[in-house]
Transfer RNA from a Verrucomicrobiota bacterium, 74 nucleotides, folded computationally. Its mean pLDDT, the model's own confidence on a scale to 100, is 83.

RNA sequence: CGCAGGGUGGGGAAGUCCGGUAACCCGCCAGGUUCAUACCCUGGAGACCGCAGGUUCAAAUCCUGCCCCUGCAU
Numbered sequence: 001c002g003c004a005g006g007g008u009g010g011g012g013a014a015g016u017c018c019g020g021u022a023a024c025c026c027g028c029c030a031g032g033u034u035c036a037u038a039c040c041c042u043g044g045a046g047a048c049c050g051c052a053g054g055u056u057c058a059a060a061u062c063c064u065g066c067c068c069c070u071g072c073a074u
Stems, first nucleotide, its partner, number of pairs: 002072006010026003020057001028044005050066005
């Protein structure tokens, strides 16, 4: 240098194929429950998707370049 996979709330992780503003689990906050804590139940906050640009009415998703991680090959 080449090829493949990946980068999404605090952590994990789905969604990409087929464009229509992001599920779920853990954690956090509040309330309920309890003598109290935990468990359990209810509600809420938190990511506009690695960076930049392009296409489009509309981009996590398609296109281009770049950065980082893992693996393969040399």